[in-house]
The RNA shown here (Bacterial RNase P class A) has 418 nucleotides and comes from a Chloroflexota bacterium. Taxonomically the source falls in Chloroflexota (Bacteria, Bacillati). Of the family's consensus pairs, 87% are formed in the model. Model confidence (mean pLDDT): 76 of 100. Rfam family: Bacterial RNase P class A. Rfam's curators write: Ribonuclease P (RNase P) is a ubiquitous endoribonuclease, found in archaea, bacteria and eukarya as well as chloroplasts and mitochondria. Its family is annotated with ribonuclease P activity, dimeric ribonuclease P complex and tRNA processing in the Gene Ontology.
RNA sequence: CCGGGGGCCGGAUGGCCGCGCAGUCCGCUUCGGCGGGCUGGGAGGAAAGUCCGGGCUCCUUGGGCAGGGUGCUGGGUAACACCCAGGCGUUUCGUGGUGUUGAGCCGCGGGGCGACGGAUAGUGGCACAGAGACGAUACCGCCGAUGGCCUGACGAUUCGUCGUUGGGCACAGGCAAGGGUGAAAACGGGCGGUAAGAGCGCCCGGCCGACCGUGGUGACGCGGCGGCGGCCAAACCCCACCUGGAGCAAGGCCAAAUAGAAGGACGCCUGUCGCAAGACGGGCAGGGGACCGCCCACCCCGUCCUCGGGUAGGCUGCUUGAGCGUCGGCGCGAGUCGACGCCCAGAUGGAUGGCCAUCGACCGGUUGGCGGUGACGCCGGCCGGAGACAGAACCCGGCUUACAGGCCCCCAGGACCU
Numbered sequence: 001c002c003g004g005g006g007g008c009c010g011g012a013u014g015g016c017c018g019c020g021c022a023g024u025c026c027g028c029u030u031c032g033g034c035g036g037g038c039u040g041g042g043a044g045g046a047a048a049g050u051c052c053g054g055g056c057u058c059c060u061u062g063g064g065c066a067g068g069g070u071g072c073u074g075g076g077u078a079a080c081a082c083c084c085a086g087g088c089g090u091u092u093c094g095u096g097g098u099g100u101u102g103a104g105c106c107g108c109g110g111g112g113c114g115a116c117g118g119a120u121a122g123u124g125g126c127a128c129a130g131a132g133a134c135g136a137u138a139c140c141g142c143c144g145a146u147g148g149c150c151u152g153a154c155g156a157u158u159c160g161u162c163g164u165u166g167g168g169c170a171c172a173g174g175c176a177a178g179g180g181u182g183a184a185a186a187c188g189g190g191c192g193g194u195a196a197g198a199g200c201g202c203c204c205g206g207c208c209g210a211c212c213g214u215g216g217u218g219a220c221g222c223g224g225c226g227g228c229g230g231c232c233a234a235a236c237c238c239c240a241c242c243u244g245g246a247g248c249a250a251g252g253c254c255a256a257a258u259a260g261a262a263g264g265a266c267g268c269c270u271g272u273c274g275c276a277a278g279a280c281g282g283g284c285a286g287g288g289g290a291c292c293g294c295c296c297a298c299c300c301c302g303u304c305c306u307c308g309g310g311u312a313g314g315c316u317g318c319u320u321g322a323g324c325g326u327c328g329g330c331g332c333g334a335g336u337c338g339a340c341g342c343c344c345a346g347a348u349g350g351a352u353g354g355c356c357a358u359c360g361a362c363c364g365g366u367u368g369g370c371g372g373u374g375a376c377g378c379c380g381g382c383c384g385g386a387g388a389c390a391g392a393a394c395c396c397g398g399c400u401u402a403c404a405g406g407c408c409c410c411c412a413g414g415a416c417c418u
Base pairs, nucleotide, nucleotide: 001413003411004410005409006408007407008406009405011359012358013357014356015355016354017353019042021040022039023038024037025036026035027034028033044389048400049399051398052397053396054395055394056247057246058245059244067243068242069241070240071239072086073085074084075083076082087116088114089113090112091111092110093109094108095107096106097105098104117238118237122236123235124232125231126230139179140178141175142174143173146172147171148169149168150167151166152165153164154163155162156161187205188204189203190202191201192200206228207227208226209225211224212223213222214221215220251316252315253314254313262306263305264304265303266302267284268283269282270281271280272279273278286301287300288299289298323342324341325340326339327338328337329336330335362385363384364383365382366381367380368379369378370377371376
């Protein structure tokens, strides 16, 4: 200097103006509040996405099935699709061994990633290409030992043939090593073996096992024994465990106006119907439009009270909580226990903002000093610059996503100097 991984911060102080909340004091008030002063407090690491898990609230007679979810092991936790530690697999870097110093294989160490139960319960699937894709296959190829056919030599012969040996064909047949196809082709490499071949045998390795021994709480490791065809369960399915639904617009309380419904009270005169109670009308009085006040004309109208439900609206839920800080004990760790201290937003058209100054960190340029053999490091002066992602809304624990700039730690590589 560059790359990877992890953790932390997300400027500080002061002044002026401004916006919500709480307490207190003063003033005004139609008693509902309003205004002012002072004091205290006022966004985040993600407040975001709303993807998991809970608290809280309401609904639900109980149980089972179904459905849904989780899925290596052991811990942590209120719980978890979270976290920690470990196992296994995979990938990458370094290193050692082996090897024809090649490819590769094995061991050790560090980092990243993993929906990581079961494919030997069953069902099902494996496109295209390819001869063959599931108890599958023979296109090219290899062989042709054995049987068949052709033929040379020798021997025998009853002249039909027969025997021995050599060569050839690729007809029957054998093979799955090599080529080729594919994501995947009956375990990989080597030696033996064979007519050619093949786990057919052996060595090294890989995989499987419900077997044996041994270490571990366990996943699993190591050694032995037995055996070798895959992949897919983020296909159905099997196994184990968990699992009611809706959500603060939950839920609770108070409650206007208008309309409707129930009950009750309250003028006078009169018409029709009716035995009556009463119903439907008319006029006067009364009220309103409506006016400093009064009168007339015009228009409209029965008035008041109570109960219940409940809309607008208001209050509550609402922020003291699996809380925060410091110290100590236990634990590898996630965490947990104890002591002491602290109170830290609560808006509801939705507050938390703006300007200025100084300081600190950073970047660029320029300049000075000090240290060092050196690469270089440290300390200053002046000028200029950038400051992101994003805004609580019932509350917590996580995950994921976004993010200018800066700090710290670990690992690996490179350049330069001694």